[in-house]
Molecule: c-di-GMP-I-GGC riboswitch aptamer
Organism: Actinomycetota bacterium
RNA sequence: UCCGAAAAGGGCAAACUCACCGUGAGGUGAGGACGCAAAGCCACGGGUCAGGCGACGGGCUUGACGGCCGGGCUGCCGAAU
Numbered sequence: 001u002c003c004g005a006a007a008a009g010g011g012c013a014a015a016c017u018c019a020c021c022g023u024g025a026g027g028u029g030a031g032g033a034c035g036c037a038a039a040g041c042c043a044c045g046g047g048u049c050a051g052g053c054g055a056c057g058g059g060c061u062u063g064a065c066g067g068c069c070g071g072g073c074u075g076c077c078g079a080a081u
C1' cells in the first nucleotide's frame, strides 16, 4: 500500500416532524437516528429526477441528487491477508 476484525477517542446523519428558500427536482437550519471507514471534498463519465424547448427521437438545454455506480484528491485506527 492492499485490506476492514476487535477496541478507543471522535465524526457524519436516512425516514419522519417543524421553520425558511426554490416553479420544481431539491436545499438550509433545528429536532431525530436508518445506517456509514470516506456518508470528507470535486458534477469528470454513466444513471436517476425536475423545469424549459421541441422537428416528439429522453432529442436539446438549464438545473438537482456526492447516502445510485465509477473516476480524481485527501484522511482516523490497526488484527489477519
Base pairs, nucleotide, nucleotide: 003078004077011036012035016031017030018029019028020027021026034067040073041072042071044070045069046068047065048064049063050062051061052060053059